[in-house]
RNA sequence: CUCACGAAAAGGCAAACCCGGAGCGAUCCGGGGGCGCAAAGCGACAGGGCCACGGCUAUCGGGGCCGGCUGCGCUGCCGAA
Numbered sequence: 001c002u003c004a005c006g007a008a009a010a011g012g013c014a015a016a017c018c019c020g021g022a023g024c025g026a027u028c029c030g031g032g033g034g035c036g037c038a039a040a041g042c043g044a045c046a047g048g049g050c051c052a053c054g055g056c057u058a059u060c061g062g063g064g065c066c067g068g069c070u071g072c073g074c075u076g077c078c079g080a081a
Base pairs, nucleotide, nucleotide: 005079006078012037013036017032018031019030020029021028022027035068041074042073043072045071046070047069048066049065050064051063053061054060
C1' cells in the first nucleotide's frame, strides 16, 4: 500500500410515528423524530414484495413503486485485532 475484516474516534444517513405537500395507488418530497445502519451511497440487471390498469380470468400482459428484502455491478470514510 492492497484485499479481507469491523474495534475505536470523528463525521454521515435516518425506521416507526407526527405535521405540511404531490400522486388513483404502491410511494415520494420538505420539516420534526430516531429504530437502526460500514455502504441505510448510487444503479431496478436477476430474484422478491407492493400498486393501479388491461384482460381471453391466468403459473396472463405491459406499466409503475420499493436500493432500509436478497444477490449482482459501480463508487466510497476511518484503521485496532

The prediction has a mean pLDDT of 86. c-di-GMP-I riboswitch aptamer from Candidatus Segetimicrobium genomatis, 81 nucleotides, folded computationally. The source organism's lineage runs through Bacteria, Bacillati, Candidatus Sysuimicrobiota, Candidatus Sysuimicrobiales and Candidatus Segetimicrobium. The sequence was found by an Rfam model in a public genome assembly.